[in-house]
RNA sequence: CCAGACAGCCGGAUGGCCGCUGUGUCAGAGUGCAGAAAUGCAGAAAACAGAAUUGCGGAAUAAUCUGCACCUCUGCAUGUCUGCACUUCUGUACUCUGAUGCAGAGGAAAGUCCGGGCUCCACUGGGCACGGUGCCGGAUAACGUCCGGCGGGGGCAACCCUAGGGAAAGUGCCACAGAGAAUAUACCGCCUUCGCAAGAGGGUAAGGGUGAAAAGGUGCGGCCAAAGGCGAAAGCUGGAGGCUUAAAGUAAGAGCGCACCGCGCUUCUGGUAACAGAAGUGGCAGGGAAAACCCCACCGGGAGCAAGACCAAAUAGGGGUGACGAGCCGCCCAGCUCUAUGUCACCCGGGUAGGUUGCACGAGGUGUCAGGUAACUGGCAUCCCAGAUGAAUGGCCAUCGCCCCGCACUCGUUGCGGGGUACAGAACCCGGCUUACAGGCUGUCUGGUAUU
RNA sequence: GGGGCCGUAGCUCAGUUGGGAGAGCGCUACGUUCGCAAUGUAGAGGUCAGGGGUUCGAUUCCCCUCGGCUCCACCA
Repeated sequence: CCAGACAGCCGGAUGGCCGCUGUGUCAGAGUGCAGAAAUGCAGAAAACAGAAUUGCGGAAUAAUCUGCACCUCUGCAUGUCUGCACUUCUGUACUCUGAUGCAGAGGAAAGUCCGGGCUCCACUGGGCACGGUGCCGGAUAACGUCCGGCGGGGGCAACCCUAGGGAAAGUGCCACAGAGAAUAUACCGCCUUCGCAAGAGGGUAAGGGUGAAAAGGUGCGGCCAAAGGCGAAAGCUGGAGGCUUAAAGUAAGAGCGCACCGCGCUUCUGGUAACAGAAGUGGCAGGGAAAACCCCACCGGGAGCAAGACCAAAUAGGGGUGACGAGCCGCCCAGCUCUAUGUCACCCGGGUAGGUUGCACGAGGUGUCAGGUAACUGGCAUCCCAGAUGAAUGGCCAUCGCCCCGCACUCGUUGCGGGGUACAGAACCCGGCUUACAGGCUGUCUGGUAUU
Repeated sequence: GGGGCCGUAGCUCAGUUGGGAGAGCGCUACGUUCGCAAUGUAGAGGUCAGGGGUUCGAUUCCCCUCGGCUCCACCA
């Protein structure tokens, strides 16, 4: 330098003008509430003082005086208390308007494919059904996710892919072709018997042919061997008999024998385990497919923020059909709870289509230290970071950046002109997966080439 | 926002223990008719929505994506 593998990150910047949402502060306006003051209206009753009348009692009867009680009037008093209305002021809450400060989409916010938090179904246990997962170990709130290994496959390599339990529990399937497709099978060929021949019978899976797949693969050869004889022994000779398949040791061949590879089983060693290695042993018997049913092990209650809670408004708190006690919204059972003009389902009809909350502090972000191969976990410090609801987070202009194309020359990290700058947008929240994406950056590693 | 279902010829639809891609209407050509319609014969027409996987083999089984349809507010 070229080609490639893996991991991580960014995904426009600055300025001006106009605009949107939330929130803090200030000002103004409106409404509600509370308090105070003034005015008006209405109502209420007691005490005290004085005067007069009346009744009762006392002073010795009356006048008179005096005590007590009731009532009336007056004073205190344009008072006090209570309620209502209105006005003003102060405080507070909300709404609107204006000014100003601050904040304002993502790596996928997407698909809704998994898992969890949260909320309701009053609660508990068991069985069946249904769904999901599937080598081993670990991480985690949990997962079908992630990390580290094992086995298998691909690549020269870095590295990548892998739904990877059980087919010897059972049922079913393997179309067409082919002789034969899972209790195997003889079409051609080869060998043999009969036959002049054509052909017929038998044997044979090494070869041809069919097929996705033909019942482990490759190679060599028939092999083992008693008694007896020779010999000091090793051994040589010998050949009864035996092994496989036709009647035949005759032929074709054949796990019939041997060697290697593969496979199964046993033992040992290493490893937490999946598994790996070694030794022995068995001629080898049961192909594929479980993303066919199924078996085994493990996991799983249902519904979802349009969940749920509260306020306001309005209506006919309605009618019909069916089932029956209802209760964790697949079924059954047991317990338990609640309740008889009750409960549930469907249909017809009526009303409102408004607001608050849930709802933004969380398995939270950033930095650092420690443990761990890693996923991840823990400690400390620091930060608060969108909350819309016909749904905000934007539009235009200028300059710059990046990429592509064309032209020019002084061939450069040049100048000029033109074009492009993606995928896409929160809606209760979080961890993953998958899918879409213009362009760019960084790090590590592999192969090749060149130079030293 | 959440739940469910569907996609096969131009249109309406079938298609199961996975092996042939089909039916009706429509279309084209020929025959019939003076001509048309109807009718008869023959024929064309398919990315089984798209992609990947399992399998010898996929409309069918599994996964992802795209498009369409439909239901779900509250009160009594």
About this RNA
Predicted 3D model of RNase P RNA and transfer RNA as a complex of 528 nucleotides. The prediction has a mean pLDDT of 76.